A computed fold for a 113-nucleotide RNA from Loigolactobacillus zhaoyuanensis, annotated as FMN riboswitch aptamer (RFN element). The sequence was found by an Rfam model in a public genome assembly. Model confidence (mean pLDDT): 80 of 100.

RNA sequence: AAUAAUUUUCAGGGCAAGGUGUAAUUCCUGACCGACGGUGAUAGUCCGUCUGCGCAAGCUGAACCGGCGAAACUCCGGUACCGAUAGUAUAGUCUAGAUGAGAGAAAAUUAGG
Numbered sequence: 001a002a003u004a005a006u007u008u009u010c011a012g013g014g015c016a017a018g019g020u021g022u023a024a025u026u027c028c029u030g031a032c033c034g035a036c037g038g039u040g041a042u043a044g045u046c047c048g049u050c051u052g053c054g055c056a057a058g059c060u061g062a063a064c065c066g067g068c069g070a071a072a073c074u075c076c077g078g079u080a081c082c083g084a085u086a087g088u089a090u091a092g093u094c095u096a097g098a099u100g101a102g103a104g105a106a107a108a109u110u111a112g113g
Base pairs, nucleotide, nucleotide: 003111004110005109006108007107008106009105010104017029018028019027031093032092033083034082035049036048037047038046044081045080052059053058063079064078065077066076067075085096086095087094
């Protein structure tokens, strides 16, 4: 130094403007958002994890085309698409479970040689 254990801390963003209506941040026009680890190069839509559902086993969303390059489903250009449960005028964005849980990140201590 690797590694292991324990403890502590941290650990998810988002409807501007307008229309209809008794009522909608829920409908319509439009706007906005993207957790963690990995991957020859930076990822919401490639692989896996958390979250969510389930007693458990287990289940769980979405992308293509062109360009550069040694290498990109990750960059650049273009056009698309996706998003738990409960509540409420139908919700990825409001409110609630949640001062919760947690992938994971960092630090300290001890062991270690």